[in-house]
Molecule: c-di-GMP-I riboswitch aptamer
Organism: Nitrosospira sp.
RNA sequence: GUACAUACUCGGCAAACUUACUGAAAGGUAAGGGCGCAAAGUCACCGGCCUAAGGGAAACUAGGGUAGCGGGACUGCCAUG
Numbered sequence: 001g002u003a004c005a006u007a008c009u010c011g012g013c014a015a016a017c018u019u020a021c022u023g024a025a026a027g028g029u030a031a032g033g034g035c036g037c038a039a040a041g042u043c044a045c046c047g048g049c050c051u052a053a054g055g056g057a058a059a060c061u062a063g064g065g066u067a068g069c070g071g072g073a074c075u076g077c078c079a080u081g
Stems, first nucleotide, its partner, number of pairs: 004081003009038001012037002017032006035068001041074003045071003048066003054061002
C1' cells in the first nucleotide's frame, strides 16, 4: 500500500409521519422528525420495482423515477488482526 474480517462514534446520514414548494404521476427539494445505516457517499451500466403525462382502440408502453432492492463501477473515515 491492497484485500478481507471485526470493533468504535465526539461527530455523519436520515425511514414512516407532518408542513411548504415542485411534478401529470411516481417522485424530488427544504424544515421538523428518527426507523434504521459503517459506505444509507456518488453514478440508472445490468436485473428488479414504482409511475404512465405523451403514444396506443385496448392490452400495454420510460425517454420519468427508485442508489434506504440486488449486482457492477468510482470515491472516502478510524482502530485492530